[in-house]
RNA sequence: GGCUGGAUCCCAUGCGGCAAAAGUUUGCGAACCCCGUUAGACCCGGAAGGGAGCAGCGGUAAGCAAAUACUUUUGGGUGUUGUGGGGAUAUCUAGCUGGA
Repeated sequence: GGCUGGAUCCCAUGCGGCAAAAGUUUGCGAACCCCGUUAGACCCGGAAGGGAGCAGCGGUAAGCAAAUACUUUUGGGUGUUGUGGGGAUAUCUAGCUGGA
C1' cells in the first nucleotide's frame, strides 16, 4: 500500500444519573364579603319552641414557607451507556496479505 471488521459521525429508540417545573407531605393562612359550631345578647311566640347570628373555637380556599423520599413532564457537549438503521471523505484500531 490493498482487503475485511469495529470505533469516532448522523438518525431513531431504551436504561441510569444531573438540573428545572408541577403534583404529594407538613406548617402558617379569611375581622366581614368560606364552611361548621355558636357563650352572651337580639327577634318572633301566651307558652312549648323557633329564627338569624357577633365574639370565641374548629376545619379549610387562594397564597406563603419548609422537607427532600415518591410520582409525572421537560432538557443536555450527561454516561470508560445499550440496541437498530444509515454512511462520501477523513482519523484510530484489530486481523490477513503484497512490495521495498